[in-house]
Molecule: c-di-GMP-I riboswitch aptamer
Organism: Anaeromicrobium sediminis
RNA sequence: GUUUGAUAAGGGCAAAACUGAUGAAAAUUAGUGACGCAAAGCUAUAGGGACUAAGGUUAGAAUGAAAAACUAUGUCUGCCAGCUACCGAA
Numbered sequence: 001g002u003u004u005g006a007u008a009a010g011g012g013c014a015a016a017a018c019u020g021a022u023g024a025a026a027a028u029u030a031g032u033g034a035c036g037c038a039a040a041g042c043u044a045u046a047g048g049g050a051c052u053a054a055g056g057u058u059a060g061a062a063u064g065a066a067a068a069a070c071u072a073u074g075u076c077u078g079c080c081a082g083c084u085a086c087c088g089a090a
Stems, first nucleotide, its partner, number of pairs: 002090004012037002017032006035078001041083003047080002049076003055071004
């Protein structure tokens, strides 16, 4: 340096749920909690995928209302992925 994760060592993160706060929502955040994770570290206009639809657009004889559809500049990396990395082994 490359590949790899048996055995360790030092450890790390923290699912669901509940409560508070933020947000239109998806969701985020703090606390409790621990399902799990060898990258469950970082990255969302490197790329793909998924979620939401405030705002905008569509539809109409005219003016409105409700419902519906489309749309990300919003969200998710513990969906794939890109980048970086401790220790051990070969």